[in-house]
Molecule: transfer RNA
Organism: Promethearchaeota archaeon
RNA sequence: GCGCCUAUAGUCUAAUGGUUAGGAUUUUGGCUUGCCAAGUCAGAGAUCCGGGUCCGAUUCCCGGUGGGCGCACCA
Numbered sequence: 001g002c003g004c005c006u007a008u009a010g011u012c013u014a015a016u017g018g019u020u021a022g023g024a025u026u027u028u029g030g031c032u033u034g035c036c037a038a039g040u041c042a043g044a045g046a047u048c049c050g051g052g053u054c055c056g057a058u059u060c061c062c063g064g065u066g067g068g069c070g071c072a073c074c075a
Stems, first nucleotide, its partner, number of pairs: 001071007010025004018055001026044006048064005
């Protein structure tokens, strides 16, 4: 340099062209407990960036950036 795959909370992960993006962990408060842990109830937190298509894009398309894999070049 070329090709392929990939990007969702601090971390892991689900989903679909259409209701408020679901779950786990984390975290805050309450209940429970002699205390801790566990349990339980409620709350907080996310679609990498730009553009396009569409009535509507996290999803489809293009470009960029980051990551992974393979190939090539140089040495």